Model confidence (mean pLDDT): 81 of 100. Small-subunit ribosomal RNA from an uncultured bacterium, 1403 nucleotides, folded computationally. Its Rfam family is "Bacterial small subunit ribosomal RNA".
[in-house]
RNA sequence: UAGAGUUUGAUCCUGGCUCGGAAUGAGCCCUAGUUACAGGCUUAACACAUGCAAGUCGAGGGAAACGACAUCGAAAGCUUGCUUUUGAUGGGUGUCGACCGGCGACACGGGGUGAGGUAAACGGGUAUCCAACCUGCCCAUCAAUUGGGGAUAACCUUGCGAAAGUAAGACUAAUACCCAAUGAUAUCUCUAGAAGACAUCUGAAGGAGAUUAAAGAUUCAUCGGUGAUGGAUGGGGAUGCGUCUGAUUAGCUUGUUGGCGGGGUAACGGCCCACCAAGGCGACGAUCAGUAGGGGUUCUGAGAGGAAGGUCCCCCACAUUGGAACUGAGACACGGUCCAAACUCCAACGGGAGGCAGCAGUGAGGAAUAUUGGUCAAUGGGCGAGAGCCUGAACCAGCCAAGUAGCGUGCAGGAUGACGGCCCUAUGGGUUGUAAACUGCUUUUAUAAGGGAAUAAAGUGAGUCUCGUGAGACUUUUUGCAUGUACCUUAUGAAUAAGGACCGGCUAAUUCCGUGCCAGCAGCCGCGGUAAUACGGAAGGUCCGGGCGUUAUCCGGAUUUAUUGGGUUUAAAGGGAGCGUAGGCCGGAGAUUAAGCGUGUUGUGAAAUGUAGAUGCUCAACAUCUGCACUGCAGCGCGAACUGGUUUCCUUGAGUACGCACAAAGUGGGCGGAAUUCGUGGUGUAGCGGUGAAAUGCUUAGAUAUCACGAAGAACUCCGAUUGCGAAGGCAGCUCACUGGAGCGCAACUGACGCUGAAGCUCGAAAGUGCGGGUAUCGAACAGGAUUAGAUACCCUGGUAGUCCGCACGGUAAACGAUGAUUACUAGGUGUUGGAGGAUUGACCCCUUCAGUGCCGCAGUUAACACAAUAAGUAAUCCACCUGGGGAGUACGACCGCAAGGUUGAAACUCAAAGGAAUUGACGGGGGCCCGCACAAGCAGUGGAGUAUGUGGUUUAAUUCGAAGCAACGCGAAGAACCUUACCAGGUCUUGACAUCCGAUGCAUAGUGCAGAGAUGCAUGAAGUCCUUCGGAACAUCGAGACAGGUGGUGCAUGGUUGUCGUCAGCUCGUGUCGUGAGAUGUUGGGUUAAGUCCCGCAACGAGCGCAACCCUUAUUGCCAGUUACUACGCAAGAGGACUCUGGCGAGACUGCCGUUGACAAAACGGAGGAAGGUGGGGAUGACGUCAAAUCAUCAUGCCCUUUACGACCUGGGCUACACACGUACUACAAUGGCGUUUAACAAAGAGAAGCAAGACCGCGAGGUGGAGCAAAACUCAAAAACAACGUCUCAGUUCAGAUUGCAGGCUGCAACUCGCCUGCAUGAAGUCGGAAUUGCUAGUAAUCGCGGAUCAGCAUGCCGCGGUGAAAACGUUCCCGGGCCUUGCACACACCGCCCGUCAAG
Repeated sequence: UAGAGUUUGAUCCUGGCUCGGAAUGAGCCCUAGUUACAGGCUUAACACAUGCAAGUCGAGGGAAACGACAUCGAAAGCUUGCUUUUGAUGGGUGUCGACCGGCGACACGGGGUGAGGUAAACGGGUAUCCAACCUGCCCAUCAAUUGGGGAUAACCUUGCGAAAGUAAGACUAAUACCCAAUGAUAUCUCUAGAAGACAUCUGAAGGAGAUUAAAGAUUCAUCGGUGAUGGAUGGGGAUGCGUCUGAUUAGCUUGUUGGCGGGGUAACGGCCCACCAAGGCGACGAUCAGUAGGGGUUCUGAGAGGAAGGUCCCCCACAUUGGAACUGAGACACGGUCCAAACUCCAACGGGAGGCAGCAGUGAGGAAUAUUGGUCAAUGGGCGAGAGCCUGAACCAGCCAAGUAGCGUGCAGGAUGACGGCCCUAUGGGUUGUAAACUGCUUUUAUAAGGGAAUAAAGUGAGUCUCGUGAGACUUUUUGCAUGUACCUUAUGAAUAAGGACCGGCUAAUUCCGUGCCAGCAGCCGCGGUAAUACGGAAGGUCCGGGCGUUAUCCGGAUUUAUUGGGUUUAAAGGGAGCGUAGGCCGGAGAUUAAGCGUGUUGUGAAAUGUAGAUGCUCAACAUCUGCACUGCAGCGCGAACUGGUUUCCUUGAGUACGCACAAAGUGGGCGGAAUUCGUGGUGUAGCGGUGAAAUGCUUAGAUAUCACGAAGAACUCCGAUUGCGAAGGCAGCUCACUGGAGCGCAACUGACGCUGAAGCUCGAAAGUGCGGGUAUCGAACAGGAUUAGAUACCCUGGUAGUCCGCACGGUAAACGAUGAUUACUAGGUGUUGGAGGAUUGACCCCUUCAGUGCCGCAGUUAACACAAUAAGUAAUCCACCUGGGGAGUACGACCGCAAGGUUGAAACUCAAAGGAAUUGACGGGGGCCCGCACAAGCAGUGGAGUAUGUGGUUUAAUUCGAAGCAACGCGAAGAACCUUACCAGGUCUUGACAUCCGAUGCAUAGUGCAGAGAUGCAUGAAGUCCUUCGGAACAUCGAGACAGGUGGUGCAUGGUUGUCGUCAGCUCGUGUCGUGAGAUGUUGGGUUAAGUCCCGCAACGAGCGCAACCCUUAUUGCCAGUUACUACGCAAGAGGACUCUGGCGAGACUGCCGUUGACAAAACGGAGGAAGGUGGGGAUGACGUCAAAUCAUCAUGCCCUUUACGACCUGGGCUACACACGUACUACAAUGGCGUUUAACAAAGAGAAGCAAGACCGCGAGGUGGAGCAAAACUCAAAAACAACGUCUCAGUUCAGAUUGCAGGCUGCAACUCGCCUGCAUGAAGUCGGAAUUGCUAGUAAUCGCGGAUCAGCAUGCCGCGGUGAAAACGUUCCCGGGCCUUGCACACACCGCCCGUCAAG
């Protein structure tokens, strides 16, 4: 020392991207009251108009000029003694421009800028050194300051020139210049030689000789000048250390490296020159290329670090570009000179002038950076004796929210919680909000008025005093830009002063409206397709606040370059392997040294900055003072554990010798047999070969097959293995020779000789290349045949290079254990190979041990998987490599190669992921087990015909709407002529057909006539209800508005209901345990079952929803009860409960019993008994969930839409259309049949009052008349039919089939045309068993036969029920479909209808 979002269905990890923080010489948007402090061209070292930025000294000098003053004139005006103008003289005084001279200057005091370049450069930082150096002005000390001389500028005259300027002649001065004298503690020569480390060498004192100096001024106080020594200050030079990136820059260098001797310099030096030698630098990165002023410091960070070098301070470099010197103490000189170049300006075209990277300012560039301000008052600088002058240094002011800090925009009370806004709603409310209004208070700030500093320490002038080379003290006078500023006082009055961004998560803060993948937002993830907390607006809220957002950049977070502090089996990452150079690291003991190391001390580490304390501005920022720090460098001591150096020993590391045994280790010879192909000959005859099936191919010229002989080349069967050897690649018949090697044993020898290893060298599968051989097999390319939509493939027939050998090249592989080498240590168990020892009489067996090679496994490690003495554990050393995915192992360059190619190896651009391991699902033309009318075995069908019905399509004014694989389509609809009805046309109504509330009127209600298609309109008028507290209630009409209404939209906003997987056996939970976690376990396993049914086992133990059971029905029976049922009868009455039957309550079935099998289980199989036997049959019952499944048109409902219409009423039409297609049914195609007749027989379950309706009569019949009985165990519907018997038909489009059509009727109903059903007579279509395909069914089932009911006035081939007759077949689970469990793979998770690759085309 803080993290968060983002890869996934979820998880852990790796890993990138993004955010929250701080900062800035900043820019932009919106907004803006004030004060203090600090800051302000980062771009064009681009070009510059204008002004200023360096002068001063008359006490160095000459000459001239001017002003004032004094005196004397002249003129003008007139106020007649004043003003103005002008001239002359005077001596002193003052001043200015030019000139000589001194100092200064551009050298610094500064001020500006950062262009450049060689960043191993002494450029800068730091430390040291100069016995190898200089230093104007300043200070101290010593000495001296003598005598002369000649010029020259200015001025004057004359020229030239446009100008700048320049030439000639003549005059003159100096502290300008020159000569001479004197002179040493200066310099040089000679001599001397103390001393020193006593070898080279360095060299003090002393002696002699030579050379060299000066300037005066004045107010008389002083100032100045000369020589020498020393100091101080400033500079110059040398060296150590550290000082950016690139190796796709590896070799560089000839004055180069060194020496001797000279020159030059203030001084050393190849700094320069002559000669001599051949050196010097470099993987510890030379040379080259790119970029860059360096530091104190600044920002950030916990720190280590990383980034930066603006303001301030130090150093350097530069002054339009390049070069050069002069002067001088100092320069190779920003406001100097000369030359060259570019540019600008002037010009008479001959020639000249200039340099803002000084302060302001202008243009340009740019996103962007200020006034052509004031003053020398202070601080400092130059000159001067001084007063003083100069100073864009400096101090101040102006502009700019560009930064930091401070202050303010009011405070208190005030609830009807006001109005308004916004939002919700059970219309009550909530919020804005004590906020406002209103009341009281205050006055920082603002405005106005008044007062009013410090900065002046000091200096100047005048005076006084002390002192006496000098100076000091006091009094007085004067000097202030900023400034009438800061500050203080008073007055007025809440008066003058608040915004910006955000509100999906990260990230504090939410609602409404608009929009509808549009407009737009976005830092990342992402938001927007009609109910957007993400867009735009509003309300509210949050954060910060004179600012707030955004953009850019840097650090942080990022342990994401990891020294602190990372990794490399699978995520990116171990070199293919060995040898080995440099380098790095290195066993035990003793001695010594002191380089590293530790400690003490000294010097330095400028100031500012940082930090602690104090102080000063009203506070703070800011500033001042003091202390500390500045982690550094260097010197001098001390210590000796560790590392290093030197030295003496040791043997355990390493090596050598000796003995034993070992192996597919390598190289070169020799030998062998089997197989293959070919050749020759024999036998033999029609095919062979090949495949999923074929064909190409070979074969009567004799193949294949078979026998014999021969030839060739290649490879070595069995043994043979998780055996062996080798560094790796790799190595396999037998044998010989040569070469190499590890192992075991022993302990004789050496004595750390070791490990690793950049560079380098060598080896290095297969394919490939060059040359020369060889070529049996196999076989890229190629050819043919197949397959296929195609098939440049997989399969087949051939076949070249190659495969083999020799020599050479190449140098790569999933060269893998995806795991670098070496050493040491850390539980065990069990195989196997080579060796040794022990034990045993001995062979085995056994025990121990060394070296290899496997498996399991503890600790430990790991993201997990896994590894685990052969580590991926614990440590040490060295090497190699990695830093998101793609682009890309590509491009360029270099090296290697004959080539192919290899090694090294980027960037632009693009994405927010890419990836590893594991988990749960889903999926697999993966595996195992199991089930289901799933297949198979059967029966009957559908698909063909006609009709019915539904749907699509088409049509229409409308053909209302919905349902769409299974799981829509005889479905909603259990019944469309009107109604229904939702659709269409036309006619009408607008508070409405329907609900509630208000007011007025009226009794509600019923009838009649007329018009109209009707709705409706007009007229008419009789009777008259209920309660009453007489108000009213109820109802109707009229009126106003709140509202009604909607089968309008959204089933992807919903509730409820339903379908489906599926009546499949599953789906979960609690606690515990395991796992970092998602999750697992339980629920898996062995059996068993219809079943997660049960048993056993088990880190699980229990539980819930499902299964089963409980419920209904049916099959048997007991008891009780029983009328309308039943009964002895012909019927009734009466009686009875025995039978049939009905109702209720019971019994019964539970693998209970026996046997066999099975694990002493569950259970299975067989049997007995029983009406029924293993859930007896059937029904109801549908787990967690899936399909955004269906339904807004049953109903309910959010939102949207509509309101004289998308609402309501009426008439008529439509939903019934019809080239066509599909689904579901009915009837058939006939003889197991049709038709007729007959005595005719036998059900069950239902329904009935606006109903069922008997008997009777009429009608061929549908039906009609009439009406007994029955609200039903009573009466009725009601006849059951198939079946049986007899007759007929005799295989035909028929005596099959019945569509269609004609005529005549019946029934219902206001109404039967569109558009109902039925009857009779007549008509008599297609159809002769149905292609591909496909459905149902496992027993009272299929098939077949009839009966009833709901809906309903009427209408059924549909639906829902009922009973009658009543089969066939199931070997079995290989296959198709669906499902369950376990397991495996996975790059899928919208989950295989997934994901995804390539090509082509379009945009």